Context: one part of a larger RNA
RNA sequence: CCCGGGCCAGGGAACUCGGCAAAUUGGCCCCGUAACUUCGGGAGAAGGGGUGCCUGCGGCUUUCGGGUCGACCCUGGGAGCCGCAGGUCGCAGUGGCAAGGGGGACCUGACUGUUUAACAAAAACAUAGGUCCCCGCUAGCCCGUAAGGGUGUGUACGGGGGCUGAAUCCUGGCCACUGGCGGUACGUGAACCCCGGGUACAACCGGGCGAAGCGCCGCUGAAGGCCGGGGGUAACUCUGACCCUCUUAAGGUAGCCAAAUGCCUUGCCGGGUAAGUUCCGGCGUGCAUGAAUGGAUCAACGAGGUCCCCACUGUCCCGGCCCGGGGCCCGGCGAACCCACCUCCAGGUGCACAGUCCUGGGACUCCCGACGGGGCGAGAAGUCCCUAUGGAGCUUCACAGCAGCCUGUCGUUGCGGGGGAGUGGGGGGUGCAGAGCGUAGGUGGGAGCGUCGAAGCGGGGUCUCCGGGCCCCGUGGAUGCGCCCCUGGAACACCACCCACUUCCCGCUCCUCCGCUAACCCGCCGGGAGGCGGGGACAGCGGCAGGUGGGCUGUUUGGCUGGGGCGGCACACCCCUGAAAAGAUAUCGGGGGUGCCCUAAGCUCGGCUCAGGCGGGUCAGAAAUCCGCCGUAGAGUGUAAGGGCAAAAGCCGGGCUGACUGGGCUCUUGAACGCAAGGAGCCCAGGCGGGAAACCGGGGCCUAGAGAACGCUCGUGCCCCCACCAGUGGGGGCCGGGCAUGACAGAAAAGUUACCCUAGGAAUAACCGGCUUGUCGCGGGUGAGAGUCCCCAUCGACCCCGCGGUUUGGUACCCAGACGUCGUCUCUUCCCAUCCUGGUGGUGCAGCAGCCGCCAAGGGUGGGGCUGCCCGCCCAUUAAAGGGGAACGUGAGAUGGGUUCAGACCGUCGCGAGACAGGUCGGUCUCUACCUGUCGGGAGCGUUGGCCGCCUGAGGGGAAGGUGCCCUCAGUACGAGAGGAACGGGGCGCCGCGGCCUCUAGUGUACCGGUUGUCCGGCAGGGCAACGCCGGGCAGCCACGCCGUGUGGGAUAACCGCUGAAUGCAUCUAAGCGGGAAGCCCUCCCCGAGACGAGGCGGCCGUUGUCCUGGGGGUAACCCCGGGGCACGAGGGCUCCCGUAGAAGACGGGGUUGAUGGGGGGGCGGUGUAACUCCCGAGGGUUUUCCCGAGGGGGGAGCCGGCCCCUCCCAAUCG
Repeated sequence: CCCGGGCCAGGGAACUCGGCAAAUUGGCCCCGUAACUUCGGGAGAAGGGGUGCCUGCGGCUUUCGGGUCGACCCUGGGAGCCGCAGGUCGCAGUGGCAAGGGGGACCUGACUGUUUAACAAAAACAUAGGUCCCCGCUAGCCCGUAAGGGUGUGUACGGGGGCUGAAUCCUGGCCACUGGCGGUACGUGAACCCCGGGUACAACCGGGCGAAGCGCCGCUGAAGGCCGGGGGUAACUCUGACCCUCUUAAGGUAGCCAAAUGCCUUGCCGGGUAAGUUCCGGCGUGCAUGAAUGGAUCAACGAGGUCCCCACUGUCCCGGCCCGGGGCCCGGCGAACCCACCUCCAGGUGCACAGUCCUGGGACUCCCGACGGGGCGAGAAGUCCCUAUGGAGCUUCACAGCAGCCUGUCGUUGCGGGGGAGUGGGGGGUGCAGAGCGUAGGUGGGAGCGUCGAAGCGGGGUCUCCGGGCCCCGUGGAUGCGCCCCUGGAACACCACCCACUUCCCGCUCCUCCGCUAACCCGCCGGGAGGCGGGGACAGCGGCAGGUGGGCUGUUUGGCUGGGGCGGCACACCCCUGAAAAGAUAUCGGGGGUGCCCUAAGCUCGGCUCAGGCGGGUCAGAAAUCCGCCGUAGAGUGUAAGGGCAAAAGCCGGGCUGACUGGGCUCUUGAACGCAAGGAGCCCAGGCGGGAAACCGGGGCCUAGAGAACGCUCGUGCCCCCACCAGUGGGGGCCGGGCAUGACAGAAAAGUUACCCUAGGAAUAACCGGCUUGUCGCGGGUGAGAGUCCCCAUCGACCCCGCGGUUUGGUACCCAGACGUCGUCUCUUCCCAUCCUGGUGGUGCAGCAGCCGCCAAGGGUGGGGCUGCCCGCCCAUUAAAGGGGAACGUGAGAUGGGUUCAGACCGUCGCGAGACAGGUCGGUCUCUACCUGUCGGGAGCGUUGGCCGCCUGAGGGGAAGGUGCCCUCAGUACGAGAGGAACGGGGCGCCGCGGCCUCUAGUGUACCGGUUGUCCGGCAGGGCAACGCCGGGCAGCCACGCCGUGUGGGAUAACCGCUGAAUGCAUCUAAGCGGGAAGCCCUCCCCGAGACGAGGCGGCCGUUGUCCUGGGGGUAACCCCGGGGCACGAGGGCUCCCGUAGAAGACGGGGUUGAUGGGGGGGCGGUGUAACUCCCGAGGGUUUUCCCGAGGGGGGAGCCGGCCCCUCCCAAUCG
């Protein structure tokens, strides 16, 4: 230091996003309980009282024994419970354990439930209840290729699906759109079929018929959904019941609201608070509420969200102590990471934040404990962003397709009948212009037709031009009709053929309806063959065809781009400019155009001259048409601009079609330097136009006006094939034209992703940094102006010039194999443009208080309400409550409220999936420190022999102090007064810093006592339960307590002066001299000789003894210079006993010549009166002075002590 736990003075949420965490409360009995309410609840509301032990009495239950014993009663013993009374102890009686904190409101969901196993428990899901839709059972829905299966051996009071979400009060308007349902004369509508074309035929083509579907017409909102704007108006004003107008499918009703929904917004008012971006109650042109996408309300409920209050607290002021486990020390095992290094700091430089480069500084070597600033620390090929002709999930009116479903047709598929349609054949009927007796279809035959039954009459049917025609039956029984005549284009009787319409019959085809049974299907029976019943040529199944079809599948969803998106098109072209005098040349550079037009606006020949001005001229004007003069172009030239153009390239007229065919070449496109389409020019040949001709003409004065392959299509084009020819038709090649790709050298193509993935990018955004500084902040120049007067006491427009690098931008330079992002907390340091304190000048400075400057960065700059906030507003203080930097300092320091993953709600947008610098609730923050750095603690070596002790102080650190109030000066100076100083002196605080424990306070798991449960035990005495809990408390550690925390000197800043020239004056300055700040240097405290310049002083030891040995000198004794062994030696270390010293080391003490520790004794102190015994004790029992009995007294006792003293009993032995 961390984790877990115990306690805390005074205050009591001041903490914080938020009472997070902790504390409080707690069992049982009794009393007593509000609003509100769905009458159940709310309720354990809230708030109170009681609770132990002993003794006695009473009651209840039960058990055993006895009494005459039986169920009852009496009696004796035991067990349990309830009640009352008396006594008694403690701080405390659910004495331990266990065991709700409570209340007032709001949002939201009705409720109990369910959910994201491992970041979301929720307002999400579910839920009863409501409502809509489908479904009559071989149903509907679901699974399956099918067989088959589920719902269900269920049957509409059932099953399935959607929406809503208890109850209560309610649920408005709109059917234009989308969807659903229904209808349908008509339109459209595939195959089959029919008809036609195609040789009489296959392919093929056209037409007809015509289903579903679509169109069309309706219905439908508890289907998807939607539910306006402008203007005027009332006798104060305001407002607008009222009116006008535009518009819609309809214009939001009841309700509700700055809300989980309101941008502006901290809306406004009220409440609560000292202070309220939250909260509650109101208000409502509501960015953008609103009615089963349910609206409103709501008792109860909620580990939901929000606000407030009481209680309570270490959350906090503000921290302290204690206990346990880690950390530390010893032993064992050992990961990520790293394997460049001799691994400092500052400034600078540098791909723009360097341990390694440059400069300067610092720095003996090593180890240990701590901390976490750096190593753009570790971890994970960034999850944001962009890119990829990379994926995936999801959506849809993206592009394609598939299942499924609907529908037609054919097959399986048969019989009979009715109706209808078409067609072929047959029969009948009808056919009216006018004229004509009359209702004359056409042509031909024709002179007769009629008993095979005429006229007439009766009945019926049918057609009708309403005149009449035709047919049938009955009656009737020969009249009648024609020829002729009239009329007319045509002449009638009768016969034949034909046309149109109509009707009947037959055949065929089709449609429709009805019936049948035998295919086929279902049920029952049967072992089976099969039988019976129901359905039935339908359905089903199969083929073909049309429709529908995110249910499903595969894909696409462009590029440029001062990131991307949105916007734009600088995506194909033309002109000018940019473009730097060859050419070429970029930007989402600047200015403009093109995606045509014209049969003349083309070709040619001839003629002409414009705009404008001046003069003249009827209506006629500035300007109409006319005349004259001047007129290089100031006009015109289809269209932009540039370059051109005057007997023209402009204007007018004549004739024409060269706006030709074929071929070649050059240039451009595309600089130089490859390439497509496109464009332009020149030439040759052919045949033309104009012109007398020279000549001109292959469109337009020139430079824009454009488009590949495949596919489809076209051509009085050319050629070939379809196996003999011809021919219909088909196919192919060449040439030419049309249909288009504007993303314009040309895929066939919509969204969404916060559920997301991969590969990459610092080629590219969001944070920081770099550069820049428009913006921002600060300053200066000038001085219009105001300040009564007066620019400059103070303020200062326009304009101009800077500085800073805290704002916001620009940029895209480091970083995408990761530099964690706002705010807060913590902690350090720096700047000064100074908020306070200090010094000083000016004043529109009398004083006091101010205002404006100058110097000054030593210290200080605080507490609270609101919000995640920064900021800001507010409250109360204050000398003052300064502004900034340090990667918007600080997440290997904390937090995690905001932002910014996954859940969910609202508003808004979107058909939808989903989206929103809109709101709202919820939501995993890893890391054992290697290097460096910093704070501490050691070891070694060095310091020229070793060692012990005491110093010096180079240098370093400190803020060691800061600031107020009161008294005095003094009611003085000043002032008319009101008011009202200063120098100096004294006292008292607050903040900071350091030290300490006498006092006060805390702790005090040494200690003493009380007491609960349980266990051991005869008692005493103990164990465990958080030290069990509770009450005290020595030493120690400590703050809330106590003590200390100067003055003076020196040098200066602004500034004030002296003397004094340059400049005979003046001048604080140029030479010289003086004064003058909380600031600077000392005085004070701490470290400090590794201060490599390694210091000084004092003392001790050593150069001694002995043995071996080398060299030199000497005759020698001996002297000098060494090497080695042993001994001795100052002193130190180890070992041992210890310490209020301490992580390990270190430091200090002691070691028998000893009080170092332990023990013992005493003192002092803490608890609070021990055991035992005697007496008393409410009462009770009793054989009687004997027993039971909580408790009381005899008694500063007993127990205890890390403190002080004494004492060698034990251990510091021996080394």
Overview:
The part of an RNA shown here (large-subunit ribosomal RNA, half B) has 1215 nucleotides and comes from an uncultured Thermoproteales archaeon. Model confidence (mean pLDDT): 84 of 100. The sequence was found in a public genome assembly.